Molecule: small-subunit ribosomal RNA
Organism: uncultured bacterium
RNA sequence: AGAGUUUGAUCCUGGCUCAGGAUGAACGCUGGCGGCGUGCCUAACACAUGCAAGUCGAGCGAAGCGCCUUACUUGAUUUCUUCGGGAUGAAAGUAUUGUGACUGAGCGGCGGACGGGUGAGUAACGCGUGGAUAACCUGCCUCAUACAGGGGGAUAACAGUUAGAAAUGACUGCUAAUACCGCAUAAGACCACAGCACCGCAUGGUGCAGGGGCAAAAACUCCGGUGGUAUGAGAUGGAUCCGCGUCUGAUUAGCUAGUUGGUAAGGUAACGGCUUACCAAGGCAACGAUCAGUAGCCGACCUGAGAGGGUGACCGGCCACAUUGGGACUGAGACACGGCCCAAACUCCUACGGGAGGCAGCAGUGGGGAAUAUUGCACAAUGGGGGAAACCCUGAUGCAGCGACGCCGCGUGAGCGAUGAAGUAUUUCGGUAUGUAAAGCUCUAUCAGCAGGGAAGAUAAUGACGGUACCUGACUAAGAAGCACCGGCUAAAUACGUGCCAGCAGCCGCGGUAAUACGUAUGGUGCAAGCGUUAUCCGGAUUUACUGGGUGUAAAGGGAGCGUAGACGGAUGGGCAAGUCUGAUGUGAAAACCCGGGGCUCAACCCCGGGACUGCAUUGGAAACUGUUCAUCUAGAGUGCUGGAGAGGUAAGUGGAAUUCCUAGUGUAGCGGUGAAAUGUGUAGAUAUUAGGAAGAACACCAGUGGCGAAGGCGGCUUACUGGACAGUAACUGACGUUGAGGAGCGAAAGUGUGGGGAGCAAACAGGAUUAGAUACCCUGGUAGUCCACACUGUAAACGAUGUCUACUAGUUGUUGGACCGAAUGGUUUAGUAACACAGCUAACGCGAGAAGUAGACCGCCUGGGGAGUACGGUCGCAAGAUUAAAACUCAAAGGAAUUGACGGGGACCCGCACAAGCGGUGGAUGAUGUGGAUUAAUUCGAUGCAACGCGAAAAACCUUACCUAGCCUUGACAUGCCAGGAAUCCUGAUGAAAGUUGGGAGUGCCCGCAAGGGAAUCUGGACACAGGUGCUGCAUGGCUGUCGUCAGCUCGUGUCGUGAGAUGUUGGGUUAAGUCCCGCAACGAGCGCAACCCUUGUCACUAGUUGCUACGCAAGAGCACUCUAGUGAAACUGCCGGUGACAAACCGGAGGAAGGUGGGGAUGACGUCAAGUCCUCAUGGCCCUUAUGGCUAGGGCCUCACACGUCAUACAAUGGUCGGAAACAGAGGGCAGCGAAGCCGCGAGGUGGAGCUAAUCCCAGAAAGCCGAUCGUAGUCCGGAUUGCAGUCUGCAACUCGACUGCAUGAAGUCGGAAUCGCUAGUAAUCGCGGAUCAGCAUGCCGCGGUGAAUACGUUCCCGGGUCUUGCACUCACCGCCCGUCA
Repeated sequence: AGAGUUUGAUCCUGGCUCAGGAUGAACGCUGGCGGCGUGCCUAACACAUGCAAGUCGAGCGAAGCGCCUUACUUGAUUUCUUCGGGAUGAAAGUAUUGUGACUGAGCGGCGGACGGGUGAGUAACGCGUGGAUAACCUGCCUCAUACAGGGGGAUAACAGUUAGAAAUGACUGCUAAUACCGCAUAAGACCACAGCACCGCAUGGUGCAGGGGCAAAAACUCCGGUGGUAUGAGAUGGAUCCGCGUCUGAUUAGCUAGUUGGUAAGGUAACGGCUUACCAAGGCAACGAUCAGUAGCCGACCUGAGAGGGUGACCGGCCACAUUGGGACUGAGACACGGCCCAAACUCCUACGGGAGGCAGCAGUGGGGAAUAUUGCACAAUGGGGGAAACCCUGAUGCAGCGACGCCGCGUGAGCGAUGAAGUAUUUCGGUAUGUAAAGCUCUAUCAGCAGGGAAGAUAAUGACGGUACCUGACUAAGAAGCACCGGCUAAAUACGUGCCAGCAGCCGCGGUAAUACGUAUGGUGCAAGCGUUAUCCGGAUUUACUGGGUGUAAAGGGAGCGUAGACGGAUGGGCAAGUCUGAUGUGAAAACCCGGGGCUCAACCCCGGGACUGCAUUGGAAACUGUUCAUCUAGAGUGCUGGAGAGGUAAGUGGAAUUCCUAGUGUAGCGGUGAAAUGUGUAGAUAUUAGGAAGAACACCAGUGGCGAAGGCGGCUUACUGGACAGUAACUGACGUUGAGGAGCGAAAGUGUGGGGAGCAAACAGGAUUAGAUACCCUGGUAGUCCACACUGUAAACGAUGUCUACUAGUUGUUGGACCGAAUGGUUUAGUAACACAGCUAACGCGAGAAGUAGACCGCCUGGGGAGUACGGUCGCAAGAUUAAAACUCAAAGGAAUUGACGGGGACCCGCACAAGCGGUGGAUGAUGUGGAUUAAUUCGAUGCAACGCGAAAAACCUUACCUAGCCUUGACAUGCCAGGAAUCCUGAUGAAAGUUGGGAGUGCCCGCAAGGGAAUCUGGACACAGGUGCUGCAUGGCUGUCGUCAGCUCGUGUCGUGAGAUGUUGGGUUAAGUCCCGCAACGAGCGCAACCCUUGUCACUAGUUGCUACGCAAGAGCACUCUAGUGAAACUGCCGGUGACAAACCGGAGGAAGGUGGGGAUGACGUCAAGUCCUCAUGGCCCUUAUGGCUAGGGCCUCACACGUCAUACAAUGGUCGGAAACAGAGGGCAGCGAAGCCGCGAGGUGGAGCUAAUCCCAGAAAGCCGAUCGUAGUCCGGAUUGCAGUCUGCAACUCGACUGCAUGAAGUCGGAAUCGCUAGUAAUCGCGGAUCAGCAUGCCGCGGUGAAUACGUUCCCGGGUCUUGCACUCACCGCCCGUCA
């Protein structure tokens, strides 16, 4: 930093999407360790249980308990004993004194207003920032000053009685205090009164002096102190007020009654309508009041180059709240999370009468949800409350636990190791990849595990964390890798499976049998204890544009002017200092960020210092610019005067032409209307024509990219009233200007209301036509309306699709109005109106002094397409409707300009048997043949508009043959390799439809070798690799072919033009069969095509002549002039002449010549199009079959037949048929498994025969039409020959299905063919026969050959096809396109 996506391609506009970063996240797969952080975003939903606020006995009284003192009672034990007793006196009890680190309740004090939680409410002085309090309060703390004298009366606890289930009380009695209450004392303070001085910022403040009024106290002690009262000051904390800032909606425009202000009073710590009474009628609002929706605010966090945008978890500051709502009490402080009262909902207890409770504290539970942790340890540290202190309390806090939720760090090993192992994947089967990867050898131990030692955190003691961090030792490569992606964007590809199915997809899009996009595998790429997906935010997006966008045609200029608020504003001088610039001061909390250091082994993290916090406020300066004020000016603007132009407006009057109607005359059968008609009208007299009259509306010619007007718009003439612009002049005013949200007026046509008017025209409507239909276009009628007056509507492609104003910036050519100069038809200047054009601008088209250029001012409007200028709501309207104006949903585009093509029932030019002019056909008949369809066991397959259909097939009886039925074979009919046996080969039997199955016999060769044996070739048998396939895919292919089209086109290099696709060249003027040639030209050249070179034919020459030819009478012989044959040459080039043309190319005519303008014919087919045809010629990828989809055999089928089509043959007859005669005249071919002569036989097909011929020699072979005669006489015939019967011939193993031919007999349809359609321009059409390939046989087909031999072409309007230029286009799969509506 960009990329993908609109198109055949291009540029632009414009949306959608992606790559980045982030998160209190969630989900999927996976998961080794540690550090630091972090964890209910949803139900401010409900909560079991435990804990989270107590402490002080050094304030007080009483009680209990322990210990002690004393006294008393009882008397264990021990000892002495004269056994009678004495002494001792533990333990217990009672009372009492003292005492306590004891216990819990009460009075009292301090603290429960902090700490902790949450974000429901709040759009607010709530928060942020900066000020103010001369309008305030402040417990504990610090400092200072002064003081504490002397009294009093109660009350809880407690005891008793009593109510109640309980909670909780009630009554009586006793008692204490640092609890409570008077009195005394009073410097100062306070209150009211009144005075002086100084000061300030308005109220006012401070100081001094005067008299009057008023209020205090508490003790305890360990004797060290601690505590108390009053006042002042400080500190801290709070309260209030103010400036500025703080989301969206105008489809919320008016809101407000204590409301705004005043006076007085009350209330408060304090100001204040804070509250009350009275008075006034104010206050807020387009700079957005009110209303509605949403939301805690900030430091900061995320992103961004920045400006911004989004967010407000954790940490920190402020606010608000504590089940919901309200209220006060206490207190220094609360209207109070773990206080009180009331109401409400809910839960719980209950004896039903009544009571108790509040996790948005820490854990935890249920619920909700995609989703968020332990009912842990400790007060050791830091801090908080109480206490004099010891100490107590502290779910604040410090730690631990759980979660990859985030950030950071580490590891999962390192070195050597090629036979490149195995496996896997792929393969062109050779290999390649995984891959030094593994194995193997050597080494190491970070983490984890085991053992030992062991901190700091704490100043003496005290450590939850914790035997933790850290250190050391031994041990084993062991315990530790996944996830996503691999068509483009975007790094990374192959195979298989699937077959528009299953599926993928962020966008474009993949998948319909060879998917780099689906699924799997292998490989690869990326990141890594994580990786992907989803959600959200910023970015990219200059796609809301302040930085930094637009508005002629892409979305977007208001229909137009006037004008309010507002915004902006000419020249000179002076003042001020609001904006502006600059210095200083204060503040901008800490944390965060950036920079520099430091500490944890590093990092994350933490600590220190600095910077920064772009802001706000105060203050000192400056005065250019903006502002403001004063003064002046005339260049902007306006006024005056002079002048001409004009469909500018309003009203009144008036004119002629035309139309229709009425009356009358003339006159007779139609008129009218159309593409053609009909409806209509007319004998009751139309149309036409003449005269007179009536009515309404519009104003020909002039008339003009002429004029006027703000726009809409304005057109006969005259008059009246009236607006504006322009030119000239320079007298006056002195910035009076520009724009203009709202606003009010103007505003075509249609439409609406009321009243007139109504000739013509004419929605609706009626009729006639057209049409498949025709609610249309055409015709005949015809009502609203069109006209006038007065109201309304308020919109148009109201367009220059271009808002208004000002200034500046080359020229040229018209035209309207004016002025000036001038001899001039000329020049200068100004205001319009047009056409070109430089610079510049623009995506391009284009604009270009009348800008879409360069700048300035102000307004309107736009932000993807559709939904939709629609719905709802508001406003306006009589209505029609207008105006304002969304969303859901849906698509990945919609669009602008230009480019190449294709197309057009667009234009221009040109060509072609394209039409026309002709000749002959097809379509009708019969037959042949091919196709469709039907049939069938099979009727094998392919070809299917031109460009399939006598096509593949230049020959289906068997074979061919691919199809069907039946019988058989399985390494196979065919190829290569291996083993065993046998030479090969020949003869012959059984069975069978054949293939095949199964027997018998003969027989050994060639090469090497003495022999044994081996080899070559071949046969049989066996096993495996393999063979084989006319099976599928011509849409996987090669090759070949058809077609446009033998049409004249198709391209390239360099240059130039264009942002580019592209253009130019190749277009233009001529010309040609031709992009053929010439000229011109920002083009100059070149290539593939055209033409030519090749073959053939036409003329001649030379050479050569056998089998050819013949001037020699015939034959033989001879010869090579001629015919002919086949080789080499010549000839034709617009070369010559005349004309036309541009002095060209070329064309027209002519001469000569066998041939004349390409002489005729052929071969030759540019770039490409049709996914054209062919996998069944061949080749070939992939797939499929493998005792069969392969192979062999027999028979059948490809030959079927209600029908339809194509291509042909023969005809329908007299230009003919038949018969006879002369038995007229070709060319090109073929021939040895062949052509086959003569002769003889047969009516004939043919038979017999076998000469000659390997061919200029012989044969096929008779050419036919033609010529000369005869006959038929227009008929289903002496035309036509189908069909059928009988008898034959030939080929062939074999003519039944299913061949060809012959003779006799039979003698069908058909009398020239509807709509439609085909070929042909000269040796052509037409007509006549001949030959060949295939082939045993079979030709009306095909390919060739010659004979006879026409007609017509004015011409290019039209049909078809093609070429060039141009134009339009929403087509580009390209008009067989695209696309709209309805229905399913």